[in-house]
Molecule: transfer RNA
Organism: Candidatus Wildermuthbacteria bacterium RIFCSPHIGHO2_02_FULL_48_16
RNA sequence: GGGCCUGUAGUUAAGUGGCAAAACGCCGCAUUCGCAUUGCGGAGGCGCGAGUUCGAUUCUCGCCAGGUCCA
Repeated sequence: GGGCCUGUAGUUAAGUGGCAAAACGCCGCAUUCGCAUUGCGGAGGCGCGAGUUCGAUUCUCGCCAGGUCCA
């Protein structure tokens, strides 16, 4: 320098045009003499920019970061 893959919550991670799911973690309440466990509730997220589209996490292009292969 080039090819391919990946980027979603603090962590892991599903979703692939119309609403962003889950687990752990975090906060509150209940339970307990107290802690743990358990139950209920809550906050928190689509790497950045542009394009296509009525509508983009999803499709296209560029950039950034990581992984892998070739030179």